This is a predicted structure of a 76-nucleotide RNA (transfer RNA) from a Candidatus Pacearchaeota archaeon. Taxonomically the source falls in Candidatus Pacearchaeota (Archaea, Nanobdellati). RNAcentral holds the sequence, with entries from ENA. Its mean pLDDT, the model's own confidence on a scale to 100, is 80.
[in-house]
RNA sequence: GGGCCGAUGGCUCAAUUGGUAGAGCAUCUCAUUUGCAAUGAGAGGGUUCGGGGUUCGAGUCCCCGUCGGUCCACCA
Numbered sequence: 001g002g003g004c005c006g007a008u009g010g011c012u013c014a015a016u017u018g019g020u021a022g023a024g025c026a027u028c029u030c031a032u033u034u035g036c037a038a039u040g041a042g043a044g045g046g047u048u049c050g051g052g053g054u055u056c057g058a059g060u061c062c063c064c065g066u067c068g069g070u071c072c073a074c075c076a
Base pairs, nucleotide, nucleotide: 001072002071003070004069005068006067007066010025011024012023013022019056027043028042029041030040031039049065050064051063052062053061
């Protein structure tokens, strides 16, 4: 330098052919307990890596960039 894969709540990951962004864990509240844990019920938390474009509508498609992983190539 080139190819490919990835970036989504605090963490690990989903999201079908473009059509209301979800799950588990964690956190908080309540119940249960003498108390803790466990268990059960509920709640809060995201502008999906950044910028632009297409579209009635973009996590998803297109362009540029950043970061991470991987493979290949080159070099004095």